[in-house]
Context: one part of a larger RNA
Molecule: small-subunit ribosomal RNA, central domain
Organism: uncultured bacterium
RNA sequence: CUGGGCCUAAAGCGCGUGUAGGCGGCCCGGCACGUCUCUGGCUGAAAUCCCCCGGCUCAACCGGGGAAGGGGCCGGGAUACGACCGGGCUGGAGGGGGGUAGGGGGGACGGGAACUCCGGGUGGAGCGGUGAAAUGCGUUGAGAUCCGGAGGAACGCCCGCGGCGAAAGCGCGUCCCUGGACCCCGCCUGACGCUGAGACGCGAAAGCCAGGGGAGCGAACGGGAUUAGAUACCCCGGUAGUCCUGGCCGUAAACCAUGGGCACUGGGUAGGGGGCUCGCCGAUGGGCUCCCUGCCGCAGCGAAGGCGUGAAGUGCCCCGCCUGGGGAGUAUGGUCGCAAGGCUGAAACUC
Numbered sequence: 001c002u003g004g005g006c007c008u009a010a011a012g013c014g015c016g017u018g019u020a021g022g023c024g025g026c027c028c029g030g031c032a033c034g035u036c037u038c039u040g041g042c043u044g045a046a047a048u049c050c051c052c053c054g055g056c057u058c059a060a061c062c063g064g065g066g067a068a069g070g071g072g073c074c075g076g077g078a079u080a081c082g083a084c085c086g087g088g089c090u091g092g093a094g095g096g097g098g099g100u101a102g103g104g105g106g107g108a109c110g111g112g113a114a115c116u117c118c119g120g121g122u123g124g125a126g127c128g129g130u131g132a133a134a135u136g137c138g139u140u141g142a143g144a145u146c147c148g149g150a151g152g153a154a155c156g157c158c159c160g161c162g163g164c165g166a167a168a169g170c171g172c173g174u175c176c177c178u179g180g181a182c183c184c185c186g187c188c189u190g191a192c193g194c195u196g197a198g199a200c201g202c203g204a205a206a207g208c209c210a211g212g213g214g215a216g217c218g219a220a221c222g223g224g225a226u227u228a229g230a231u232a233c234c235c236c237g238g239u240a241g242u243c244c245u246g247g248c249c250g251u252a253a254a255c256c257a258u259g260g261g262c263a264c265u266g267g268g269u270a271g272g273g274g275g276c277u278c279g280c281c282g283a284u285g286g287g288c289u290c291c292c293u294g295c296c297g298c299a300g301c302g303a304a305g306g307c308g309u310g311a312a313g314u315g316c317c318c319c320g321c322c323u324g325g326g327g328a329g330u331a332u333g334g335u336c337g338c339a340a341g342g343c344u345g346a347a348a349c350u351c
Base pairs, nucleotide, nucleotide: 004322005321006320007305008304012319014202015201016200017199021195022194023193025089026088027087028086029085030084033082034081035078036077037076038075040074041073042072043071050066051065052064053063054062055061092192093189094188095187096185097184098183099182100181104178105177106176107175108174109173110172111155115151116150117149118148119147120146121145122144126137127136163170164169207248208247209246210245211244212243216242217241221237222236223235224234259318260317261316262315263314264313267296268295269294270293271292272291273290274289275288276287277286278285300307301306324351325350326349333344334343335342336341
């Protein structure tokens, strides 16, 4: 280099934007760089290897002749494909106009239920908790109940295998700012495209720094139980944290364990969003069509489980990754980080 792979065996980067690069629609013309062609020309040293002949008695060895020689250069020719140059096109892509759905994102303001605490009223012995208890709370009046006040966090029902987002993720209401998608028209641009090494951005939870906040919950911690023990599971407490602002961290079973794009390949069924259309059934239903979310399954694929028009089928393009188990995601170096640690990432040895 070729070949083989990546749902579950080793293997898809957590996700996006995008640089270089790789790859790239239809038609016409030009050029002849790649490409193809010619009995063409030059070159491809000698020795070696191969063929023929010869010399040492043979051979090894040696001599002569020939062939071969990946390929390189020059010249003549071809122009389908690729490149390049020029011209054109609209189906890819983008724009415009009209419409639709949505927990997409950011900010501000507002709301009710519950909870805890505080004040007050009623009341008077228990409450709480468990398998059973105890620690705990309570006559300095708890628990229960009513009224009032304060505070923080989360938004029940609606809620759906339903919606939105690139992923992480997003559910009370109103307003403001803002991203994307889908459908219809086919008006404009005219290949402007796909992917994407580096790079840059986003990135749950936990954790870190500074300042606030702190109701409930609750690592650590204390206590009560259980037990042979109980550094646990259960119970009573409870600090960090969980929340907000600003700044770090950059990980995950970041999972569909399935990278992105395009095209093609039977159906059935349910749901969400749009458009067209039909009928006597007009609270609605049927047909066609585009997009999305599930399930079942033809062919095909697969070791099987299974996948099956949202492929794990059939092809093409681009990126990432794998190469026996342990050692080890360790050591070392580099780099990033305040730290925790992250990224990159071996070997000896051993089976």